[in-house]
The RNA shown here (TPP riboswitch aptamer (THI element)) has 99 nucleotides and comes from Pelotomaculum sp. PtaU1.Bin035.
RNA sequence: AUAGUUGGCUAGGGGUGCCGUAAGGCUGAGAGAGAAUAAUCUCAACCCUCUGAACCUGACGCGGGUAAUACCGCCGUAGGGAAGCAGAAGCUGUGUGUU
Numbered sequence: 001a002u003a004g005u006u007g008g009c010u011a012g013g014g015g016u017g018c019c020g021u022a023a024g025g026c027u028g029a030g031a032g033a034g035a036a037u038a039a040u041c042u043c044a045a046c047c048c049u050c051u052g053a054a055c056c057u058g059a060c061g062c063g064g065g066u067a068a069u070a071c072c073g074c075c076g077u078a079g080g081g082a083a084g085c086a087g088a089a090g091c092u093g094u095g096u097g098u099u
Base pairs, nucleotide, nucleotide: 001094002093003092004091005090006089008085009084010083011049012048013047014046017026018025019024032043033042034041035040055080056079057078061074062073063072064071
């Protein structure tokens, strides 16, 4: 210098289930704490932000499995879904120059 891929900062989006009297157990990145007591709200952690399967709808869906559950797969080339910055940041490769 160039190519690829990410990182950083700020802002934003999201879910928090099943079993158990409880302790605790299962899966997972994450199943937490508190306040309102009607939905809901705040904070923490985690994930995701258009290259968008984080997450929602379809869905009290379908098949398999489990003590049980979005536990696994299909649904899904379905529909939605939250972004900007840097005068230069991280990593890797290649080329050239210098020491």
It was read from a public genome assembly, where an Rfam model found it.